[in-house]
This is a predicted structure of an 87-nucleotide RNA (c-di-GMP-I riboswitch aptamer) from Neomoorella humiferrea.
């Protein structure tokens, strides 16, 4: 430089769940907490998936069905940075 990471080592992040705020909903933010992360830094570009206010379409109507311009990188691929070196 490059692979490689299984208790070197220092160090980071934090599902669920609880509380508040926030959105139509999924979710998203702070606070706690700690299940796991070696990119669980970061970017919705491609699949995937969530929700469906708004628009359509059906119905007298209660509703019902599609529809991302919403979201989700802790679902996969892809692009960018990058800590340590016990190996």
């Nucleotide at each position: 430089c490059a692979a490689c990471g299984u208790u070197a080592a220092g160090g980071g992040c934090a599902a669920a769940c609880c509380c508040g705020u926030u959105a139509a909903a999924a979710g998203a933010c702070g606070g706690g907490g700690u299940c796991g992360c070696a990119a669980a830094g970061c970017c919705a570009u491609g699949g995937g998936c969530c929700u469906a206010a708004g628009g359509c379409u059906u119905g007298u109507a209660u509703a019902a069905g599609c529809u991302a311009u919403g979201g989700u990188u802790g679902c996969c691929a892809g692009g960018u940075u990058g800590c340590c070196g016990g190996u």
Notes: The coordinates come from a structure-prediction model, not an experiment, and the mean pLDDT is 86. Rfam family: c-di-GMP-I riboswitch aptamer. Rfam describes the family as follows. GEMM was predicted in a large-scale screen for bacterial structured RNA regulatory elements.